[in-house]
Context: one part of a larger RNA
RNA sequence: CUGGGCGUAAAGGGCGCGUAGGCGGCCUGCUAAGUCGAACGUGAAAUCCCUGGGCUCAACCCAGGAACUGCGUCCGAUACUGGUUGGCUUGAAUCCGGGAGAGGGAUGCGGAAUUCCAGGUGUAGCGGUGAAAUGCGUAGAUAUCUGGAGGAACACCGGUGGCGAAGGCGGCAUCCUGGACCGGCAUUGACGCUGAGGCGCGAAAGCGUGGGGAGCAAACGGGAUUAGAUACCCUGGUAGUCCACGCCCUAAACGAUGCGAACUGGAUGCUGGGUGGCAACUUGGCACUCAGUAUCGAAGCUAACGCGUUAAAUUCGCCGCCGGGAAGUACGGUCGCAAGACUGAAACUC
Numbered sequence: 001c002u003g004g005g006c007g008u009a010a011a012g013g014g015c016g017c018g019u020a021g022g023c024g025g026c027c028u029g030c031u032a033a034g035u036c037g038a039a040c041g042u043g044a045a046a047u048c049c050c051u052g053g054g055c056u057c058a059a060c061c062c063a064g065g066a067a068c069u070g071c072g073u074c075c076g077a078u079a080c081u082g083g084u085u086g087g088c089u090u091g092a093a094u095c096c097g098g099g100a101g102a103g104g105g106a107u108g109c110g111g112a113a114u115u116c117c118a119g120g121u122g123u124a125g126c127g128g129u130g131a132a133a134u135g136c137g138u139a140g141a142u143a144u145c146u147g148g149a150g151g152a153a154c155a156c157c158g159g160u161g162g163c164g165a166a167g168g169c170g171g172c173a174u175c176c177u178g179g180a181c182c183g184g185c186a187u188u189g190a191c192g193c194u195g196a197g198g199c200g201c202g203a204a205a206g207c208g209u210g211g212g213g214a215g216c217a218a219a220c221g222g223g224a225u226u227a228g229a230u231a232c233c234c235u236g237g238u239a240g241u242c243c244a245c246g247c248c249c250u251a252a253a254c255g256a257u258g259c260g261a262a263c264u265g266g267a268u269g270c271u272g273g274g275u276g277g278c279a280a281c282u283u284g285g286c287a288c289u290c291a292g293u294a295u296c297g298a299a300g301c302u303a304a305c306g307c308g309u310u311a312a313a314u315u316c317g318c319c320g321c322c323g324g325g326a327a328g329u330a331c332g333g334u335c336g337c338a339a340g341a342c343u344g345a346a347a348c349u350c
Stems, first nucleotide, its partner, number of pairs: 004322003007305002012319001014201004021194003025088003029084003033081002035077003039073004049065006091191001092188003095184004103177007110154001115149007125136002162169002206247006215241002220236004258318003266296011278284002300307002323350003332343004
């Protein structure tokens, strides 16, 4: 280099934006670099191959031929690729009109509940478990009523519902703001796809500084259980969980399935639009259609399980990645306050 693969066997980068690069719609003229053909030159000799010959044969040697698949020059071909000219609208983007949404950021507000504080009523228990005990309570607990403080999370609605690239997002209101979708088919005219490096985002835990701290709760104390019990159960309880700013950059970051495009039958829902006719005041079901989402399944695929227009079918473009152990270790480097992260072997072994 060729070849085989990546849902579960080893293998999809956590996700996006995008540089170089790779790849790139329809029509037309020119060019002829790639590509194809002819001729000429060259491709030393030896070797290899073929034919013939010489050592008694062979190895070996000699002669001739072929070959040397390459390169150069020149002439020609123009389908495809490239370059270039002009044009097109279906890819892409913009514009106009709409409705949907826990998409993001900031500020303010609300009620239920837990805990605590103060007060009233009230008396001997409460709490907890498999059963108990530690614990709390006559200094008046639990229960109940009134008032207050404070923090965190937002019951019902709530839904294989919605939104977001992923992580993720759920009380209400206002302000700022991103994206997608539908309809119109107005504008530009290939402006596209992917994307090594790079840049940004990135749950939880963790770290720094300053706040905050109701509940929960690593660590830790105590009570049980047990042969023991550094656990499971119970009673307490500190970091943390919350906020601001700055780091960390990992995950079963999962659909264990990269992104984009084209294509061949369907069924049943759900979400957001559009159109038509029916009854019509709101509105409702029906048919068609666009976008998304879920289940079942034809063909096809698959080792099977299963996937199946949201593909794991078919095919094209681009990126990432691909024996088990040693090992995500060592060493080096980069990043980090640290924890550590990223990059990432080998000996040896199966």